Notes:
Predicted 3D model of a 71-nucleotide RNA (transfer RNA) from Clonostachys solani. It matches the Rfam family "tRNA". It is annotated as a transfer RNA. Rfam describes the family as follows. Transfer RNA (tRNA) molecules are approximately 80 nucleotides in length. The sequence is in RNAcentral, with records from ENA. Taxonomically the source falls in Clonostachys (Eukaryota, Opisthokonta, Ascomycota, sordariomyceta).
């Protein structure tokens, strides 16, 4: 320098044109003499910009970062 892939909650991860699911961690409550475990509830997220579309996390283009391959 060229090509490919990925980016979703503090962390890990599913998903797909029609208001994003789960695990873990966190907070509160129940339980316990207390803690842990367990149960319930809650808060927390689609990398950035532009375009297409009635509607974009999803599609297109560009950018950023990360990873891989080639030179």
């Nucleotide at each position: 320098g060229g090509c490919c892939a990925a980016a979703u909650a503090g962390u890990c991860u599913a998903g797909u044109g029609g208001u994003a699911g789960g695990a873990u961690a966190c907070a509160u409550g129940c339980u316990u003499u207390g803690g842990g475990a367990g149960c319930a509830u809650g808060a927390g997220g689609c990398c950035c910009g532009u375009g297409u579309u009635c509607a974009a996390u999803u599609c297109a283009c560009g950018g950023u970062u990360u990873g891989g391959c080639c030179c």